[in-house]
Molecule: c-di-GMP-I riboswitch aptamer
Organism: Desulfobacterales bacterium
RNA sequence: CUGAGAUAAAGCCAAACCCCGAGGGAUCGGGGGACGGAAAGCCGCGGGUCUAUCGCAGACAGCCGGGUUGCCAAA
Numbered sequence: 001c002u003g004a005g006a007u008a009a010a011g012c013c014a015a016a017c018c019c020c021g022a023g024g025g026a027u028c029g030g031g032g033g034a035c036g037g038a039a040a041g042c043c044g045c046g047g048g049u050c051u052a053u054c055g056c057a058g059a060c061a062g063c064c065g066g067g068u069u070g071c072c073a074a075a
Base pairs, nucleotide, nucleotide: 005072012037013036017032018031019030020029021028022027035062041068042067043066045065046064047063048060049059050058051057
């Protein structure tokens, strides 16, 4: 340098639920809380699911795939 996720180390994120707030709604933000995660960081490109005033549209990246960036790294 390459490699790579192991009972490694340092850390990180954070489900359900509760409280406050936003929204027509799916859902989202803050606090608490941990089911879990090796990208559970980011991107609506493809599929899917959900919302909807059935028309424009919106939501879910912790549903799957893909793209992209990143810490440490045994065998």